């Protein structure tokens, strides 16, 4: 100067008008001051709590999810710091990373075989024909070193060893047990010891084994509470006759539909008032002060914890946050709250700070 990487921060800015919604104050009830007013993701609704109803003795099945070690957190499938593996020159990124010597399953094609090993080409030594020999061809056998197939073939490499040939023997890597040493642990080392080696890959394939997990979700749930229409309760009420100017008052009756020719008898229902209850419509409340945001100082490597100070920072319900002008820049992206929070994911124009690699050049 020039690739790169990790991490946090911004999210047009300033001015004038004219609106919206929340809350306070005045108000002549029309309004008028004042003050707050979307995001880093408010999205996806994929984890995990919180709040609320509803169900739970306890345990088991089952059905689901997580899956190295430790921490951190209300919880978490998230961090965080470590182990391991993979990628990169390197800062660094990536990774469902328990267990395939419990049992089942799968492994296309291709090749002899894909997992009780096996043999297509080859090697190799016997028979047997054939050839004067080399040698060749059958057959029945050894062998797995070389070829050849495949994403993946039963440790590598070197010596002996042998007809050829093999952990068959041996030495070195490697693997496995078990031992020690260091780590809280995963794990790592080991000049130690024992075994020729112990049977491929898959478990976001059934499975096993550890853990976890009650269900619904603010249209949860509480409260008030019209009109209509049912529920329930207690009251009055009617025709017909007699007395009264009236108003009332005493007697008798007992209505109205159904069934049925019609009587009983049988069902079912009345009308008006009062109360009472459940609920609709509407309204209130849940609602925003909360695991909070920022500063400090302490502990920690950190995630975080814990003390002090300090600040309040949307709360709508057809749902407000917005139009416009005016100027100045790097010409403005993705997109808007709906009961709160923590995360993750996946959208995103352009710019800013900070740490670290790595290349090139000068000094």
């Nucleotide at each position: 100067g020039g690739a790169g990487u990790c991490g946090g921060c911004c999210a047009g800015g300033c001015a004038g008008u004219c609106g919206c919604g929340g809350c306070g104050c005045c108000g002549u009830c029309a309004g008028g001051c004042g003050u707050c007013g979307a995001g880093g993701a408010a999205a996806g609704u994929c984890c995990g709590g919180g709040c609320u109803c509803c169900a739970c003795a306890g345990g088991g099945c089952g059905a689901g999810g997580u899956g190295c070690c430790a921490g951190g957190u209300a919880a978490c499938g998230c961090c965080u710091g470590g182990g391991g593996g993979g990628c990169g020159u390197g800062a660094g990124c990536c990774c469902a990373c328990g267990g395939a010597a419990a049992g089942u399953g799968c492994c296309a094609c291709a090749g002899a075989a894909a997992a009780u090993a096996u043999a297509c080409c080859g090697c190799c030594g016997g028979u047997a024909u054939c050839g004067c020999g080399a040698g060749a061809u059958a057959c029945a056998g050894g062998u797995a070193a070389g070829g050849g197939u495949g994403a993946a073939a039963a440790g590598g490499u070197g010596c002996g060893g042998u007809a050829a040939g093999a952990g068959c023997g041996c030495a070195c890597c490697g693997c496995g047990c078990g031992g020690g040493u260091g780590g809280c642990a995963a794990c790592a080392c080991u000049u130690c010891g024992c075994g020729g080696c112990a049977c491929g890959g898959u478990a976001a394939a059934c499975c096993c084994c550890a853990c976890c997990u009650g269900g619904a979700g603010c249209a949860a749930g509480a409260c008030c509470a019209a009109a209509u229409a049912g529920g329930g309760a207690a009251g009055c009420u009617g025709g017909c006759g007699g007395c009264u100017u009236a108003g009332g008052u005493c007697g008798c009756g007992a209505c109205g539909c159904g069934u049925g020719g019609c009587c009983c008898g049988c069902g079912c229902g009345c009308g008006c008032u009062u109360c009472c209850g459940g609920g609709u419509a509407g309204g209130u409340u849940g609602c925003u002060u909360g695991a909070g945001g920022c500063g400090c100082a302490u502990g920690g490597c950190g995630a975080c914890a814990u003390g002090c100070g300090u600040c309040c920072c949307a709360g709508a319900u057809g749902a407000a946050u917005g139009a416009c002008u005016g100027u100045c820049c790097a010409c403005g992206a993705c997109a808007g709250a709906a009961c709160c929070c923590g995360g993750c994911u996946u959208a995103a124009c352009g710019g800013c700070c900070g740490g670290c690699u790595c290349c090139c050049a000068c000094u």
Molecule: Bacterial RNase P class A
Organism: Gammaproteobacteria bacterium